[in-house]
Context: one part of a larger RNA
Molecule: small-subunit ribosomal RNA, central domain
Organism: uncultured Lactobacillus sp.
RNA sequence: UUGGGCGUAAAGCGAACGCAGGCGGGAAGAUAAGUCAGCUGUGAAAGCCCCCAGCUUAACUGGGGAACUGCAGCUGAAACUAUGUUUCUUGAGUGCAGAAGAGGAGAGUGGAACUCCAUGUGUAGCGGUGGAAUGCGUAGAUAUAUGGAAGAACACCAGUGGCGAAAGCGGCUCUCUGGUCUGUCACUGACGCUGAGGCUCGAAAGCAUGGGUAGCGAACAGGAUUAGAUACCCUGGUAGUCCAUGCCGUAAACGAUGAGUGCUAAGUGUUGGGAGGUUUCCGCCUUUCAGUGCUGCAGCAAACGCAUUAAGCACUCCGCCUGGGGAGUACGACCGCAAGGUUGAAACUC
Repeated sequence: UUGGGCGUAAAGCGAACGCAGGCGGGAAGAUAAGUCAGCUGUGAAAGCCCCCAGCUUAACUGGGGAACUGCAGCUGAAACUAUGUUUCUUGAGUGCAGAAGAGGAGAGUGGAACUCCAUGUGUAGCGGUGGAAUGCGUAGAUAUAUGGAAGAACACCAGUGGCGAAAGCGGCUCUCUGGUCUGUCACUGACGCUGAGGCUCGAAAGCAUGGGUAGCGAACAGGAUUAGAUACCCUGGUAGUCCAUGCCGUAAACGAUGAGUGCUAAGUGUUGGGAGGUUUCCGCCUUUCAGUGCUGCAGCAAACGCAUUAAGCACUCCGCCUGGGGAGUACGACCGCAAGGUUGAAACUC
């Protein structure tokens, strides 16, 4: 490589968009490139295979045949693939009428709490722990009341609830804006799926510049604990956490499960719609789409388990795996301000 695989054994790129490529719905006519059939030519000899013959046999040699699975040309076939033409509507998209939503960006604004400041009341403690101490406090703390400042986060509602491609998104209001679902079947008429490279987004931490800094809090300091304690606990506390702009590009970026399409028992919650029935109302019943959970048959599976949200049955395309360690290391290359990232071995060893 082939084969076999990728939830947990090695293995799904963190996610999307998308050029090339690969694959691609129904009908009719055409062409004949692929495909299939026949014929002709060619496919050197030797060798291989079969049948004979010659050396006493064999090896060896000679003769005949088959084969040379191929290529080219000509003549046909037209189911499938392909190409082009015409056409269709179920895939895809658009319109129209509705619906829900923490989807995104910007601006404004609200209350609770913490901290700080000022003032009043008030007096000896407060704080903290397993117990303490460091720390704060007679220069009046803690507590309590009133007023003010500033920053960050949004209790209840809140829900295996919702939205988003993923990362992620939660006070309220406004502006701009993306996507989804249902109904209709009015319009276009295969316009589709996937996607190497490419490009974009991408938690936290980190980096650069400038702001901001209430709380929390790496580092650091002190107090304890301990044999020691560079920790766990306590008192402080700088970067950071927040904002703007730019970079980084990684996570157990997880459903450890790539994307798309079709098919394959049921039952029961829940979210957003539709249709029908019943009903004074509240509601209830039947049914149908789109999500999101649980249980469970067939089937699958090494087992655990999965099971119409598949890990079942199939197809298309991409990515990835091939014993453990060495090692996600070295070297090279590319990217980055750096930290580092991406790609990614071997010797040796078991």